[in-house]
RNA sequence: GGAGCUGGCCAUGCAGCCGCUGGCGGCCGGGGCUUGAGCCCCGCGCCGCGAGAGGAAAGUCCGGGCUCCACAGGACAGGGCGCCAGGUAACGCCUGGGAAGCGCGAGCUUACGGAAAGUGCAGCAGAGAGCAGACCGCCGCGAACCCCGAGGUUUGCGGUAAGGGUGAAAGGGUGCGGUAAGAGCGCACCGCGCGCGUGGUAACACGGGUGGCUAGGCAAACCCCGCCCGGAGCAAGGCCAAAUAGGAAUCCCGUGGCGUGGUCCGCGCCGGAUUCGGGUAGGCUGCUGGAGGUCUUCGGCGACGGAGACCCUAGAUGAAUGGCUGCACGCCGGAUGGCGGCGGGGCUUCGUUCCCGGCGCUCCGGCGACAGAACCCGGCUUAUCGGCCAGCUCUUUUC
Numbered sequence: 001g002g003a004g005c006u007g008g009c010c011a012u013g014c015a016g017c018c019g020c021u022g023g024c025g026g027c028c029g030g031g032g033c034u035u036g037a038g039c040c041c042c043g044c045g046c047c048g049c050g051a052g053a054g055g056a057a058a059g060u061c062c063g064g065g066c067u068c069c070a071c072a073g074g075a076c077a078g079g080g081c082g083c084c085a086g087g088u089a090a091c092g093c094c095u096g097g098g099a100a101g102c103g104c105g106a107g108c109u110u111a112c113g114g115a116a117a118g119u120g121c122a123g124c125a126g127a128g129a130g131c132a133g134a135c136c137g138c139c140g141c142g143a144a145c146c147c148c149g150a151g152g153u154u155u156g157c158g159g160u161a162a163g164g165g166u167g168a169a170a171g172g173g174u175g176c177g178g179u180a181a182g183a184g185c186g187c188a189c190c191g192c193g194c195g196c197g198u199g200g201u202a203a204c205a206c207g208g209g210u211g212g213c214u215a216g217g218c219a220a221a222c223c224c225c226g227c228c229c230g231g232a233g234c235a236a237g238g239c240c241a242a243a244u245a246g247g248a249a250u251c252c253c254g255u256g257g258c259g260u261g262g263u264c265c266g267c268g269c270c271g272g273a274u275u276c277g278g279g280u281a282g283g284c285u286g287c288u289g290g291a292g293g294u295c296u297u298c299g300g301c302g303a304c305g306g307a308g309a310c311c312c313u314a315g316a317u318g319a320a321u322g323g324c325u326g327c328a329c330g331c332c333g334g335a336u337g338g339c340g341g342c343g344g345g346g347c348u349u350c351g352u353u354c355c356c357g358g359c360g361c362u363c364c365g366g367c368g369a370c371a372g373a374a375c376c377c378g379g380c381u382u383a384u385c386g387g388c389c390a391g392c393u394c395u396u397u398u399c
Base pairs, nucleotide, nucleotide: 001395002394003393004392005391006390007389008388009387010386012328013327014326015325016324017323018322020052021051023049024048025047026046027045028043029042030041031040032039033038054370058381059380061379062378063377064376065375066233067232068231069230073265074264075263076262078229079228080227081226082225083097084096085095086094087093098112099110100109101108102107113224114223118222119221120218121217135164136163137160138159139158140157141156142155143154144153145152146151172190173189174188175187176186177185191213192211193210194209196207197206198205199204237285238284239283240282247276248275249274250273251272252271256270257269258268259267292311293310294309295308296307297306298305299304329368330367331366332365333364334363337362338361339360340359342357343356344355345354
């Protein structure tokens, strides 16, 4: 200098003018209570101070807080997760470790329990694809023919699965011995099954023993195993005001009906379901002080936890933070803007000039990613212009 890996942070900046929402304080005006001081309420009023969208506010995919059913239990079905150990309010999240795979490496990925409980799936090819084989071959015995002979061709019986072929995958793999030819037939190593020791909380790793030994794939197929799971949701819910029709019809009706996913049991209530028709759609609250944030310190590999101090950072309701201007910053463009200088090529009359590339300054123009809270929080996923910081890996060159 180049190419990468991992983690964290920021999210155009400044200024001026006008404007918006809410909070606090003051003044003014009005009303009420009061002997008064004073208190309360109202205001499109005025002034001042402070605050005012995000890393994803998005998707609505998970988990909760909170509210209601509701005093709310059990089972089945159903759903979720799936290596081990931790973190957390909790999780399908996060952290660390293990295994398998990928990468030279830093690192990355994993829907990671069970295939000997059962069922099922895998086209074609192939002799044969879950307990499944003999197509070509190899060997032995026999027959016929050819042939000087070694031998060759055809065929019958038996042995074989080492060699070849098919396939994504073929009755463990490599090697040696053995055999008529072969084969775990025997042996060595590896693999697999069983069992033991050591280390580790564990997943697991390592080492030894033993057995010739049959233990392919898919469970993101059904299934089995282990653990977990009420429902609905701020349009939840509560209060106030107003209006109407305490409406009509049909059905079930205690051996019944209803009760926040389904079924059953239990429990509770006494009515319930459907259709037609009528009224209301207003206001207040929930609504922002939290599993909150920042800093320091202690413990921990880490996620995170403890302690102390400090801080309050939007609460709108057709929906507030916008408009204009200037400068700066960043990005893009300038065929043919200007200046300077570098590299390469060409022409050479050796002065230059022409072409291409890119750099610095300046000028002109354009643009500023993804994108707006709506009860709140912890995650995940998706979109995205750029910039900064830290650590690590590989490689080139020089000292």

Predicted 3D model of a 399-nucleotide RNA (Bacterial RNase P class A) from a Gammaproteobacteria bacterium. The organism belongs to Gammaproteobacteria, within Bacteria. Model confidence (mean pLDDT): 76 of 100.